[in-house]
RNA sequence: CUUAUCGAGAGUGGCUGAGGGACUGGCCCGGUGACGCCACAGCAACCUCUUGUCCCUUCCCAAGAAGAGACAAAUAUGGUGCUAAUUCCCACCCUCGCAUGAGAGGGAGAGAUAAG
Numbered sequence: 001c002u003u004a005u006c007g008a009g010a011g012u013g014g015c016u017g018a019g020g021g022a023c024u025g026g027c028c029c030g031g032u033g034a035c036g037c038c039a040c041a042g043c044a045a046c047c048u049c050u051u052g053u054c055c056c057u058u059c060c061c062a063a064g065a066a067g068a069g070a071c072a073a074a075u076a077u078g079g080u081g082c083u084a085a086u087u088c089c090c091a092c093c094c095u096c097g098c099a100u101g102a103g104a105g106g107g108a109g110a111g112a113u114a115a116g
């Protein structure tokens, strides 16, 4: 940079000690110990692994074999990831609605994760 997903799911212990939830405003979490680190446990199914179907290529007289790809299913071997709150909500644009504000819907942007 590209593509996909982001309303589901899943926590205990030890260490440490004051901030943390990316960013703005809010609203939350936090000395009854948050955040972070470590250990163990768990969640999930993106890649891998397994099975099935389809298609292509190569070898082959054929039967058949090997390889690549697509789709589906099951699982959890391995690689990641995750385990407060919808990505906690909002922010920018459009629509609906409204006296205004609050509100509802859609999109964009940003961010996170995976694969390339």
Stems, first nucleotide, its partner, number of pairs: 001116006011040005019029003025089002041083003046079002050073005056067004087110001092107005